Description:
The RNA shown here (glmS glucosamine-6-phosphate activated ribozyme aptamer) has 156 nucleotides. It matches the Rfam family "glmS glucosamine-6-phosphate activated ribozyme aptamer". From the family's description: This entry contains a glucosamine-6-phosphate activated ribozyme that is found in the mRNA for GlmS. GlmS is an enzyme that uses fructose-6-phosphate and glutamine to generate glucosamine-6-phosphate. The literature on the family includes a 2004 paper in Nature by Winkler et al., "Control of gene expression by a natural metabolite-responsive ribozyme". Its mean pLDDT, the model's own confidence on a scale to 100, is 76.
[in-house]
């Protein structure tokens, strides 16, 4: 250096698209027709202890013509096991939970969209760059409260 194999990583609002909508071209007297190529087809937050089954998937934002609609996929939810946290420690059992107990309160956190600029493309249209703004959910951090039985051990 080349070549082959495997592992991983490069998606998870992600991939794909015959419906559908739209653009250019050509046929056609024209058209809302037809061919042929094309575009568009989820904007962040969140989210994965392993195995299995089920189900088919948590939030708000923006639109108000498709973030319809279809396949596929998924970290969601449920259910059973295994591990593994938490209740002083260990064993058990119970409960709730998955870097990990409940409840209360309290903090910070978007992106597109809309400006203003720029690049590609006949076009639909796509990409970028740069100031400002607006949320919900769960979680995360902080703060208070509290978190069962049996048995041994510990500590006052």
């Nucleotide at each position: 250096c080349u070549u082959u194999u495997u592992a991983c990583a490069g998606a998870a609002g992600c991939g794909c698209c015959g419906g559908g909508a739209c653009c250019a071209u050509g046929c056609g007297a024209a058209c809302g027709g037809u061919a042929u190529g094309g575009u568009c087809g989820a904007c962040g937050a969140g989210g994965a202890g392993g195995a299995a089954a089920g189900u088919g998937a948590u939030c708000g934002a923006a639109a108000g013509a498709u973030u319809c609609g279809g396949c596929g996929g998924a970290u969601g939810c449920u259910u059973u096991c295994c591990c593994g946290c938490u209740u002083g420690u260990u064993c058990c059992g119970a409960a709730g939970c998955g870097c990990a107990g409940a409840a209360g309160g309290g903090a910070g956190c978007a992106a597109a969209g809309g400006g203003u600029g720029c690049c590609g493309g006949c076009a639909a249209c796509g990409g970028c760059a740069c100031a400002g703004a607006c949320a919900g959910a769960a979680a995360u951090c902080c703060c208070u409260u509290u978190a069962c039985g049996g048995a041994a051990c510990g500590c006052u």